[in-house]
Molecule: RNase P RNA; transfer RNA
Organism: Sedimenticolaceae bacterium
RNA sequence: GGAGUCGGCCGGACAGUCGCUGCCGUGCCACAUGGUAGAGGAAAGUCCGGGCUCCAUAGGGCAGAGUGCCAGGUAAUUCCUGGGAGGCGCGAGCCUACGGAAAGUGCCACAGAAAAUAUACCGCCCGGUCCUCCCUUUUUGGGGCGCCAGGUAAGGGUGAAAAGGUGUCGGUAAGAGCGCACCGCGUCGAUGGUAACAUCGGUGGCAGGGUAAACCCCACUCGGAGCAAGACCAAAUAGGGGAACAGGCGGAUGCUUCCGCCAGGUGUGGCCCACACAGUUCCCGGGUAGGUCGCUAGAGAUGUGCGGUGACGCACAUUCCAGAUGAAUGACUGUCCCCGACAGAACCCGGCUUACAGGCCGGCUCCCAUU
RNA sequence: UGGGGCGUAGCUCAAUUGGCAGAGCGACGGACUCUGACUCCGUAGGUUGUAGGUUCAAUCCCUACCGCCCCAGCCA
Repeated sequence: GGAGUCGGCCGGACAGUCGCUGCCGUGCCACAUGGUAGAGGAAAGUCCGGGCUCCAUAGGGCAGAGUGCCAGGUAAUUCCUGGGAGGCGCGAGCCUACGGAAAGUGCCACAGAAAAUAUACCGCCCGGUCCUCCCUUUUUGGGGCGCCAGGUAAGGGUGAAAAGGUGUCGGUAAGAGCGCACCGCGUCGAUGGUAACAUCGGUGGCAGGGUAAACCCCACUCGGAGCAAGACCAAAUAGGGGAACAGGCGGAUGCUUCCGCCAGGUGUGGCCCACACAGUUCCCGGGUAGGUCGCUAGAGAUGUGCGGUGACGCACAUUCCAGAUGAAUGACUGUCCCCGACAGAACCCGGCUUACAGGCCGGCUCCCAUU
Repeated sequence: UGGGGCGUAGCUCAAUUGGCAGAGCGACGGACUCUGACUCCGUAGGUUGUAGGUUCAAUCCCUACCGCCCCAGCCA
């Protein structure tokens, strides 16, 4: 100097004017005025987990869903940290849905003998053989091409995948874990490690392909709903429950009240009784519109110190940092620069994922050159 | 807030125990006709929404993202 890798940070700056929302103060209090605060690293997707609230009492089983190497962190997690194993990279470093295929079932197109209870197309080898050919020959015999019946799974061929692999070894008619050595695998033991696992030694001749992001089995976890949760206050209209009242005339009486007579809505019905419904006034409770709370002081933020490899935890100090409900956080002007990306809170928090112009800082690796 | 579905040729749709991506209409070319339509014959056209993974093999299974559509919420 170039290439790369990992981690952290910033996300136009300053000044002025006019607006918007919350809070505090003042006043002449539906308003005005002064002060003060006012989006993010992802506020997003809503993919996980938790707080909170209500239903509810969730003890067990079934079903369903999720998770899946080990240990730890945490309020909790499918997240994070550290480690193991496997894979990629020269390396720094990165990636992993990483339990079980010897419980069972299913699937594996085409090709191929055979795709999972094994099997045999070519080949190799042993044996037999009507006929035919060649060699030798008197014949017996030998060889080749065929045919028949076997052995074999080394070699060829098919396929993504072929029944452990390699061997210049032994063995055999030819072969074959048939035997042996090494590697792999299973299993037993020892050692180290909390564990996953690693190393070493013995032993088994191989226990029988792939697929569980096919069904499934094993282990563990999970009650449901969500701030439109939920709590409180509470119109109008309708509806529910309850109580009271009925109109006219006459008489007594100071008002008020009392007495007598007549009438007494609608429907069922010829009529009465009876039943049902309606009228007026008042009261009660539930719920709606609307309003208030929930609502932001919290697993909070910042700094320092200590413990831990780390995630993280503990202690102390300081600090308050949006809270709307048609929903504020904007617009304009001036100066400067590298001319500004993705994008806008709606109960809160911890993660994950996704989007992102440009810039800054640090650790490490490889290559080239120079000293 | 919670739940469900869809995306395949220009358009409308098929294709699933994972095994060669197809049909109708349309487009283009040819035949028929004096010409056009109808009819007949033929041809082209696909990153199966995007990216990654599982698998020998993915439209199909899994994950993330993008876009579209639908349902539920209150009272009687």